[in-house]
RNA sequence: GGGGCUGUAACUCAGAGGUACGAGUGCUCGUUUCGCAUGCGAGAGGUCGCCGGUUCGAACCCGGCCAGCUCCA
Numbered sequence: 001g002g003g004g005c006u007g008u009a010a011c012u013c014a015g016a017g018g019u020a021c022g023a024g025u026g027c028u029c030g031u032u033u034c035g036c037a038u039g040c041g042a043g044a045g046g047u048c049g050c051c052g053g054u055u056c057g058a059a060c061c062c063g064g065c066c067a068g069c070u071c072c073a
Stems, first nucleotide, its partner, number of pairs: 001072007010025004018056001027043005049065005
């Protein structure tokens, strides 16, 4: 320098154009206990890497850029 893959909640990941971006773990509160843990219930937490484009509508399609992994040189 060129090719491929990936980038969604603190972490691990779903979500293959439609209306509400979810799950598990973690965190907070309540309940349970003499207390802790477990269990149960509730809640907070996301500019979907960034900037444009396509579309009535984009996390999802297209382009560029940035970052990580990987292959070639």
Molecule: transfer RNA
Organism: Belgica antarctica